[in-house]
Predicted 3D model of a 1486-nucleotide RNA (small-subunit ribosomal RNA) from an uncultured prokaryote.
């Protein structure tokens, strides 16, 4: 720094994730070389084998054995002596050092710093010695015992072993007179002398002894530092101190008696848990966090446990005893063992190497040396395990080869990559030559080493791979794949077009490596010293008091604790840092220097802190005067209301609700009036008035009592603020004991409501509510804002007190203190908001928070009579929860205004009968779409064949169609025979048209058949890949943008307001100006006039003509026809209104405020329909899902819906007369007339290519006549006969006529539709589609109404505005119980297992004490014999491991059955919470 909570936003909180670095690593994949590191982190599990400490013969007896020479002896062998050599023992020295582990261990272990009461082999300095002497003991010999290990018993025997004796500074002890107490020799050299073995005496070193200095190196005191748990608060009898003895190298309760009661703790004793400390390493900008492999120091352990011995040092890793466990030998008696030394086994484990060389060098141990011995070390193996280095080439080289992918089909891309050409040889390979490491101090000595460097030669020869490519975070594309395999570090990908799986091809990034896992800093200011914070986000204790602790006003003086300064000793080397060297370089290593922020000591310094003295008054507090107030407590004492008892009046009915009943009343209720009783509570004053610390206080008086404000003084003189634990006050519910009980009311009982109603309403009721005492100790105890202190603009209102001005006075006005508010600058905040009553700017001191959820819960302690409280977790789960604002949607929120949206009215549907779409059924198939409104007379403006896409059946297969090529014969026309047809076969007739050449004939266009290739085809699937169309909100009036401006943002302003409009129409207002697409207008139509033209239209006036009819001449006047103007604009007038806009009303005029009506549908929104109208991507068939052909079906039919037509009758029916339209069609037509037939219709035929003829009759109206209310002379359905037309064909399946036949139906339940004027109802014409065939559809026109007060309410829209936990937006969201599955985890009778305290028994080795009748060489007495000193060995006694009883206690696993909890696409049940959530919601009690 980035990704994640939302539509969006924050300069928001806040958790989770990722990019870095690091690794003793470890797993996949791959893998040339080399150099320096490094390598059991687990089981301190158990270990075969081999090595890891031995050495001196210059201590000594004395050569076991080998090896040399020499006798003997055939030889085996043996003697003797030499020279070696050293087995075994004797004595010495070293095994306490190197090496290994980190089990224990929270301690003076261990780092830094002091100290005093100590020791110290070997070294080193100086000092003094080294004389004389005695007894043993192994070795060895002899016997004896065992299976071994080993022991015993007799004998001999040396010395630097042992033990006296002299001497002895110095040392030790002393009562200061004394006493005590050492030694060893052995070699080289010379050597007098000699018994010829020797060997006095000199001499060199070496040793040896006593005591000292010193050097190492040990041992012990000390101060302050050294993880985490307080859910571990008390904790100690050797304990804490003294006096005295013991001990010890040395202080010391170290030990022991006897005295005294002390000593540790909140500054964390004690107990749990976990860990070896450091130097350092790794991270980090630091501060800091984690870590303690390798190197280094120190410490601790050495199979577990104890114990001592030896020694200068050990209670000893490769020593001794004992005891446990384990392992091997064993003859069964007994005996060995200790790899946490180097290899190396088995085990565990995700995992960690050779059963290698040398002692050449560095070091050690012995030894005069040589040397010997060293698994210390130096090296080599194996392992990419990590750092650091180098290489797999290098230049050229487009025809941009091939091949691979991708392609829009052109081409692009691998990619100069490769080939090919020219180079180079590091590196590997082969010959060759070849160092240093070796120095002290002369020779000699090399494991690594076939080093390392060097040098020729060989050939580009032998040497790339691994992740990843959605966004974080470089890097994109085909294919397969279909919430399937499968990815995911976090968001998240996959439900047929996946840059996310897989795979390929391209590409990005490291590279002998890549990835992945895990740990651990970092990012993460997310434990915040440096660096965070608590109105609302997680967070102020429910409030004072107050103890320890922290914090502290002012002026002098001293002092140095803290602080500052200087200097000194240390802060081991290694490491990091620099700076210079060495190894081709780097890694690495060498050298010198810096640093090591720290401790210590000494000398200064004195501002600030602390102390210590003295004073100060302004913080603090006293006294005095004063008035405010539901501040507390006790006792008392009022009206009023409600209930209840009495009693009067009084009659049915009352009460309660939405309405209702449940109750109460004829036994007299309710009402109403009088009197009683009780018992709670105090209307009006009453006010963001007042008191308290908070909780809380409200009629009145009275008493007691706390505080706080105000004013002048005077007094003390820092007395002061906070306040961890403590006490202590704390609403309402609850809990105990006793009263009291009027209303009100959990529980509970009844009516209702309801789908249920364990509620929410109604009657009614019992704890309770009230008082007394005593507990509970909790609330959303809220200002959600801890307490004190100062400081920082004002405005205003309002309580208490006081000051000035003024006045008679009271008020205003100025002004000062305390409190309650509101408003508002700066400044603060994420916003919202706070704002001298701070959430500003500072200080001080508590308290408290660290992601949701589990959970304020388990567990454990404390406190409670109980409810319960307060203290507080972890498992596991999620990637969020959360603030604030933002825009919309939505409300059983609120204004305001539209709409046939309800009202008002007219006429239907819903009921019949048919028609006609749909759904369901059925079917071989009843092709498919379309499904709330906005699918259902809808696509279809017309299914008997077709149409048709659907089913049986037959058939075809480059195909039914298009275009090249060939071939053939014009084309065409028209029979015959199979067949249902498609098709097959087979015949007749015709010979065209343009051209060349003109002779058969060939060529072209059209065209048939047949062939190849280029191609079709698909009414198959996906409208949720799409284009184009199209419904719909809605003809609703919004919907935006640029640019200023606000605001971190998201938006927000404009667009909001007042007012009007049909209108985001217009006008004022206005941080907005402005504009665009929606509005309107412009277009089309109708309705008035003008004008121009005058046929086919039209006839007023003129003339001709018929029975009559513009039929004819003529006219252009009128209709009318089309083509062009004109008109209407709120323009005029008056009122209203801001003097605006508009608005109401008038005039005029054919039409008035948009005249009527059409056409016109902003931005969107529903993944809204349509791949079956076209088009089109991908997917799918391809002798079939294409095509063609016969027949069927789309026309079924128990039902069910929607839309209609016809009626149910008299405002009708029927019969007969009579009138008056417009708008349309018409040559494959439409047909007049005439004529037949009852008719539907035929037959003949004129006239129209249409203002000319025709369709054409207009109905309904009117005129008369008849029915006479009945299922009728309504009604027409169904069925039966007969028929026309129309087509190839009316059997499934057409419509029309007569004749008969005559079903339901008497005006429709619940619900539910359409319409505001030439409308609605009625009436009836025309036309498209079509060969026929409307009750549907688009049109015309005739007649022609009713009723609209109005905006409360249904629906639907629109604008403001308010909540909101909704955003897929209320058809939203979401909360509990039940059910299923899975995890974690509380409780549990119990079990097991582990630590751990008391209390006992019991006691190995062993040290010390006592004892010691038995044993004993040195010394001493003694002639001896024996005593004496000392001493062993046995035996006792203290201690004491291990074990063994018993009882606590803490910890874990585990457990029948249980509590909740989390979690799981489509489970049940309700509907509790988000809108007034439909009873407002939450809090805290029952």
């Nucleotide at each position: 720094g980035a990704g994640u909570u939302u539509g969006a936003u924050c300069a928001u909180u806040g958790g989770c994730u990722c990019a870095g670095a690091u690794u003793g690593a470890a797993c996949g994949c791959u893998g040339g070389c080399g150099g320096c590191g490094u390598g059991c982190u687990u089981a301190a599990c158990a270990c075969a084998u081999g090595c890891a400490a031995g050495u001196c013969g210059a201590u000594c007896g004395g050569u076991a054995a080998c090896g040399c020479g020499g006798g003997g002896g055939c030889a085996a062998c043996u003697c003797a002596g030499g020279c070696u050599u050293a087995g075994a023992g004797u004595g010495g020295c070293g095994g306490a050092c190197g090496g290994g582990u980190g089990a224990g261990u929270a301690a003076c272990g261990c780092g830094u710093g002091g100290g005093a009461a100590u020791c110290u082999a070997c070294c080193c300095g100086a000092c003094a010695g080294u004389g004389g002497g005695g007894g043993a003991c192994a070795a060895c010999c002899c016997g004896a015992g065992g299976a071994a290990a080993c022991u015993c018993g007799g004998g001999c025997u040396a010395a630097u072993a042992c033990c006296g004796c002299a001497u002895a500074u110095a040392c030790c002890u002393u009562a200061c007179g004394g006493g005590g107490g050492a030694a060893a020799g052995a070699g080289g050299g010379g050597g007098a002398c000699u018994u010829c073995g020797g060997g006095a005496c000199c001499u060199c070193g070496c040793g040896c002894u006593a005591a000292u200095g010193g050097a190492u190196g040990a041992g012990c005191c000390u101060a302050a530092g050294u993880c985490g748990g307080a859910u571990u608060a008390g904790c100690u009898a050797g304990u804490u101190g003294g006096u005295g003895a013991g001990g010890u190298a040395a202080a010391a309760g170290c030990u022991c008696a006897c005295c005294a009661a002390g000593g540790c703790g909140a500054c964390g004793a004690u107990c749990c848990g976990u860990a070896g400390c450091u130097g350092g390493u790794c991270u980090g900008a630091g501060a800091g966090g984690a870590c303690g492999a390798u190197c280094a120091g120190c410490c601790a352990c050495a199979c577990u446990g104890g114990g001592a011995c030896u020694g200068a040092g050990a209670c000893a890793c490769g020593g001794c005893c004992c005891a446990g466990a384990c392992u091997c030998c064993u003859a069964c008696g007994g005996g060995a063992g200790g790899c946490a030394g180097c290899a190396g086994u088995g085990g565990g484990g995700a995992u960690u190497a050779u059963u290698g060389g040398a002692c050449a060098a560095u070091g050690g141990g012995c030894g005069c040396a040589a040397g010997c011995c060293u698994g210390a070390u130096c090296c080599a193996g194996c392992a990419a395990u990590g750092c650091c280095g180098c290489g797999u080439g290098u230049g050229u080289g487009a025809a941009g080869a091939a091949g691979g992918c991708c392609u829009g089909c052109g081409g692009g891309u691998u990619g100069u990559a490769a080939a090919g050409c020219a180079c180079u040889u590091u590196c590997a390979g082969u010959a060759g030559a070849g160092a240093a490491g070796a120095a002290a101090a002369g020779c000699c000595u090399a494991a690594g080493g076939u080093u390392a460097c060097c040098u020729c030669c060989u050939u580009a020869g032998c040497a790339a791979g691994c992740a990843c490519c959605g966004g974080c975070u470089a890097a994109c594309u085909c294919c397969g794949u279909g919430c399937c395999a499968g990815c995911a570090g976090c968001c998240g990908c996959g439900g047929u077009a996946a840059u996310a799986c897989g795979g390929a091809g391209g590409g990005u990034g490291c590279a002998a490596a890549c990835g992945u896992u895990g740990c651990u800093c970092g990012g993460a200011a997310u434990u915040a010293u440096u660096g965070g914070g608590c109105g609302u986000a997680a967070a102020g204790c429910g409030c004072a008091c107050g103890u320890a602790g922290g914090c502290g006003g002012c002026c002098a003086a001293g002092u140095a604790u803290g602080u500052c300064g200087a200097c000194u000793g240390u802060g081991a080397a290694a490491g990091c840092c620099c700076u210079c060297g060495g190894c081709u370089u780097a890694a690495c290593c060498g050298a010198g220097g810096a640093a090591g922020u720290g401790c210590a000591g000494u000398c200064g310094a004195a501002a600030c802190u602390g102390c210590u003295u003295g004073g100060c008054u302004u913080g603090a507090g006293u006294a005095c005067g004063g008035g405010a107030g539901a501040g507390g407590g006790c006792g008392g004492c009022g009206g009023a209301a409600u209930u209840c008892c009495c009693g009067g009046u009084g009659u049915a009915g009352a009460g309660g609700u939405g309405a209702a009943a449940u109750u109460c009343g004829u036994a007299g209720a309710u009402a109403u009036c009088g009197g009683g009783a009780g018992g709670a509570a105090c209307a009006c004053c009453a006010g963001u008035g007042g008191c308290g610390a908070a909780g809380g206080c409200g009629a009145c008086a009275g008493c007691c009592u706390g505080g706080a404000c105000c004013g002048a003084u005077a007094c003390u003189g820092a007395c002061g603020c906070u306040g961890a634990g403590g006490a202590g006050c704390g609403a309402a519910a609850g809990c105990g004991u006793g009263g009291g009980g009027a209303g009100c009311a959990a529980a509970c009982a009844g009516g209702a409501u309801u789908a249920g109603a364990u509620a929410c309403c109604c009657u009614g009721g019992u704890a309770g509510u009230c008082c007394a005492c005593g507990c509970c100790g909790u609330a959303a105890a809220c200002g959600a804002u801890g307490a004190g202190u100062g400081c920082u603009a004002g405005g205003u209102g309002u309580c208490g007190c006081g000051g000035g001005c003024a006045u008679u006075g009271a008020c205003c006005c100025c002004u000062g203190c305390g409190g309650c508010g509101c408003c508002g600058c700066a400044g603060c905040u994420a916003a919202c908001g706070c704002a001298u009553u701070a959430a500003g700017c500072a200080c001080u001191c508590c308290g408290c928070c660290u992601g949701g959820g589990g959970a304020g819960u388990a567990c454990g302690g404390c406190c409670g009579c109980a409810a319960g409280g307060c203290u507080a977790a972890a498992a596991c789960u999620c990637a969020a929860a959360g603030g604030a604002a933002u825009u919309g949607a939505c409300g059983g929120g609120g204004g305001c205004c539209c709409g046939c949206a309800c009202a008002a009215g007219c006429g239907g549907u819903g009921g019949a009968g048919c028609a006609u779409g749909u759904g369901g059924u059925u079917u071989a198939a009843u092709u498919c779409g379309a499904c709330g409104c906005a699918a259902c007379g809808c696509g279809c403006a017309g299914a008997a064949c077709c149409u048709u896409a659907c089913c049986u059946g037959g058939g075809c297969u480059g195909g039914a169609a298009a275009c090249c090529c060939c071939c053939g014969g014009a084309a065409c026309c028209u029979g015959c025979u199979a067949g249902a047809g498609a098709u097959a076969g087979u015949g007749g007739g015709g010979u065209g048209c343009c051209u060349c050449u003109u002779u058969c004939g060939g060529g072209g266009a059209a065209u048939u058949u047949g062939u190849c290739g280029c191609u079709a085809g698909u009414u198959g699937c996906u409208g949720c890949a799409u284009g184009g169309c199209u419904g719909u909100c809605g003809u609703c009036a919004g919907c935006u943008c640029g640019u200023g401006u606000c605001g971190u943002g998201a938006g927000a302003u404009g667009u909001u307001g007042g007012g009007u409009u049909a209108a985001g129409u217009c006008c004022c207002a206005u941080a907005a100006c402005g504009a665009g697409c929606g509005c309107a207008a412009c277009c089309c139509u109708u309705g008035u006039c003008c004008u121009u033209a005058g046929u086919u239209g039209c006839c007023a006036g003129c003339g001709c003509g018929u029975a009559a009819u513009g039929g004819c001449g003529g006219g252009g006047a009128c209709u009318c026809u089309a083509a062009g103007g004109a008109g209407a604009c709120u323009g005029c007038c008056g009122g209203u209104g801001a003097u605006a806009a508009a608005c109401c009303g008038g005039a005029g005029g054919a039409a008035g405020g948009u005249g009527g009506g059409g056409a016109u549908g902003a931005c969107g929104u529903c993944a809204a329909g349509u791949c079956c109208u076209c088009a089109u991507g991908g997917c799918c068939c391809u002798u079939a899902u294409g095509c063609c052909u016969g027949g069927g079906g789309c026309u079924a039919c128990a039902c069910a819906c929607g839309u209609g037509c016809u009626a149910c009758a008299a405002u009708g029916g029927c019969c007969g007369g009579u009138a008056c339209a417009a708008a349309g069609g018409g040559c494959a037509g439409c047909g007049a007339c005439a004529u037949c037939g009852c008719g539907a219709g035929g037959u003949g035929a004129a006239g129209c290519c249409a203002a000319u003829c025709c369709c054409a009759a207009a109905a309904a109206g009117c005129c008369g006549g008849u029915c006479u209310c009945a299922g009728u002379u309504c009604a027409g359905a169904u069925u039966g006969g007969a028929g026309u037309c129309u087509g190839c064909a009316a059997c499934u399946c057409g419509a029309c006529u007569c004749c008969a036949u005559g079903a339901a139906g008497u005006c429709g339940g619940a619900a539910u539709c359409g319409c505001u004027a030439g409308u609605a109802a009625u009436c009836g014409c025309g036309g498209a589609u079509c060969a026929g065939c409307a009750u549907g559809c688009c049109g015309c026109g005739g007649u022609g109404a009713a009723u609209a007060c109005g905006u409360u309410c249904c629906c639907g829209g629109g604008c403001c505005u308010u909540g909101u936990a909704c955003a897929c937006a209320c058809c939203g969201c979401c909360c509990g119980u039940c059910a299923c599955a899975c995890c974690a985890u509380g409780g549990a009778a119990g079990u097991c297992a582990g630590g751990u305290g008391c209390u006992c028994c019991a006691g190995a080795a062993g040290u010390g004490g006592c004892u010691g009748a038995g044993c004993c060489a040195a010394c001493c007495c003694g002639c001896a014999a024996g005593g004496g000193a000392g001493g062993c060995a046995g035996g006792u006694c203290c201690c004491u491991a291990a074990g063994g009883a018993g009882u606590g206690c803490c910890u874990g696993g585990u457990a029948a059955c249980u509590g909740g909890g989390g979690u799981g696409a489509a489970g049940u049940c309700g509907u509790a919470a988000c809108a007034a959530g439909g009873u407002a919601a939450c809090c805290g009690u029952a």
Its Rfam family is "Bacterial small subunit ribosomal RNA". Gene Ontology terms of the family: structural constituent of ribosome and ribosome. The coordinates come from a structure-prediction model, not an experiment, and the mean pLDDT is 83. RNAcentral holds the sequence, with entries from ENA.